The RNA shown here (SAM riboswitch aptamer (S box leader)) has 110 nucleotides and comes from Flavobacteriaceae bacterium R38. The coordinates come from a structure-prediction model, not an experiment, and the mean pLDDT is 81.
[in-house]
């Protein structure tokens, strides 16, 4: 760096350095932001993928509990839209609902 599967509309602070950007890509819109963007360090916190227990009974699945350790996040649904079915509507624009496709984590395989 690839592949495989499973989450992905929940949740969670505050200091200090720093000093203009940020929300993944293309494109469009919409918010954040010197009342301090992105990064870096500290110390909380949220989750419960890995993990620890427990019961079941399919023996490797389900459910619960835990939060030492490995990890992830800690403004806005993954900030929304786009492709694609179907439904309503029908000069057109649209508008619900699935599903894909691409991100993001985790795990295992390579």
């Nucleotide at each position: 760096c690839u592949g495989u599967u499973a989450u992905u509309a929940a949740g969670a602070a505050a200091g200090g350095c720093a000093g203009a950007g940020g929300g993944a890509a293309u494109a469009g819109a919409c918010c954040c932001u010197g009342u301090g963007a992105a990064g870096c360090c500290u110390u909380g916190g949220c989750a419960a993928c890995c993990c620890u227990u427990u019961a079941a009974u399919u023996u490797a699945u389900u459910a619960a509990a835990g939060a030492a350790g490995g990890u992830g996040c800690u403004a806005c649904a993954u900030u929304c839209u786009a492709c694609c079915u179907u439904g309503c509507a029908u000069u057109g624009c649209g508008u619900a609902a699935g599903g894909a496709a691409a991100g993001a984590u985790a795990a295992c395989a390579a």